Notes:
Transfer RNA from SAR324 cluster bacterium REDSEA-S27_B3, 87 nucleotides, folded computationally.
[in-house]
RNA sequence: GCCGAGGUGGUGAAAUUGGUAGACACAUCAGACUCAAAAUCUGACGACCGUGAGGUUGUGGGGGUUCGAGUCCCCCUCUCGGCACCA
Numbered sequence: 001g002c003c004g005a006g007g008u009g010g011u012g013a014a015a016u017u018g019g020u021a022g023a024c025a026c027a028u029c030a031g032a033c034u035c036a037a038a039a040u041c042u043g044a045c046g047a048c049c050g051u052g053a054g055g056u057u058g059u060g061g062g063g064g065u066u067c068g069a070g071u072c073c074c075c076c077u078c079u080c081g082g083c084a085c086c087a
Stems, first nucleotide, its partner, number of pairs: 001083007010026003019067001028044005046057004060076005
């Protein structure tokens, strides 16, 4: 350099033919239970803002198509695999 696969919360992961992003699990936090703890059960759990109801934003980065993009198109970037080069 060429070809292919991939990048989603703290972690592993899911998302039909483009239609509520993060199901489910782990971790964490709060509560119940307990003399106390473990186990178990319940709830919360991307980020920012808000007392709160809620709002904005978010799938590696930038643009495009579309009513609507994690998903389709273009450019860039990083990781992995293969091929080529290696005087």
About this RNA: Its Rfam family is "tRNA". By type it is a transfer RNA. Lineage of the source: Bacteria > delta/epsilon subdivisions > Deltaproteobacteria > SAR324 cluster.